[in-house]
RNA sequence: CACCCAUCCAGAAGUCCUGAGAGACCCGGCUCGAUGAAGGGCUGGCAACCGACCCCCUGGGGGCACGGUGCCAAUGCCGGGAACGAUGGAGG
Numbered sequence: 001c002a003c004c005c006a007u008c009c010a011g012a013a014g015u016c017c018u019g020a021g022a023g024a025c026c027c028g029g030c031u032c033g034a035u036g037a038a039g040g041g042c043u044g045g046c047a048a049c050c051g052a053c054c055c056c057c058u059g060g061g062g063g064c065a066c067g068g069u070g071c072c073a074a075u076g077c078c079g080g081g082a083a084c085g086a087u088g089g090a091g092g
Stems, first nucleotide, its partner, number of pairs: 001092001004089005013043005021032003025081005044072003049068003053062004076084001
């Protein structure tokens, strides 16, 4: 990077740096934002995809949160659109 599989109405914030936009893209809404957005650091937390662990057996079940990710406004914010997007996993 492309393909494949699964999931996307649940859940979970403080602080510091920074400084104007942000909610992926387009149209239309709506919302968040100098009482500090987005981004980054630290700490904390949520969840349980994979590993590890246990049981039955080659696939399924279970609990845990030790390891690898992920996530912590609003259903992927809502409606429409499209070569849609995001995260995890497997092989290449």

Predicted 3D model of a 92-nucleotide RNA (SAM riboswitch aptamer (S box leader)) from an Acidimicrobiia bacterium. It was read from a public genome assembly, where an Rfam model found it. Its mean pLDDT, the model's own confidence on a scale to 100, is 85.